[in-house]
RNA sequence: UUGACUCUGGAGAGAGGCUGGCCUGAUCAGCCCACCGAAGGGGCUAAAGCUCUCAGGUAAAAUGGACAGAGGGGC
Numbered sequence: 001u002u003g004a005c006u007c008u009g010g011a012g013a014g015a016g017g018c019u020g021g022c023c024u025g026a027u028c029a030g031c032c033c034a035c036c037g038a039a040g041g042g043g044c045u046a047a048a049g050c051u052c053u054c055a056g057g058u059a060a061a062a063u064g065g066a067c068a069g070a071g072g073g074g075c
Base pairs, nucleotide, nucleotide: 005071006070007069008068009067014033016032017031018030019029020028021027034058035057036056040054041052042051043050
C1' cells in the first nucleotide's frame, strides 16, 4: 500500500391485480402485468456510477447494498 474483517453513512422502484391458505391483513404461496439497479453477472477494442436486467429487488421495518469515512491492543 492492497485485501479481508469491525463500526458508521448509503439510493432507486406497485401498500399492483387474480387465486388459494390464514380470523382479518401492509402476512404466506403461485401466476400475470408494471417498474428499479449501487450485491453478483452479461455486453461494448479495454473499462465503467455506461448499458442489458439473467439473478436480485419495488410501503415501513428487517436483510442486502456499489461506494465513502474511520479503525484499537499484544507479541
Model confidence (mean pLDDT): 77 of 100. This is a predicted structure of a 75-nucleotide RNA (Glycine riboswitch aptamer) from a Gammaproteobacteria bacterium. Rfam family: Glycine riboswitch aptamer. From the family's description: This family represents the bacterial glycine riboswitch.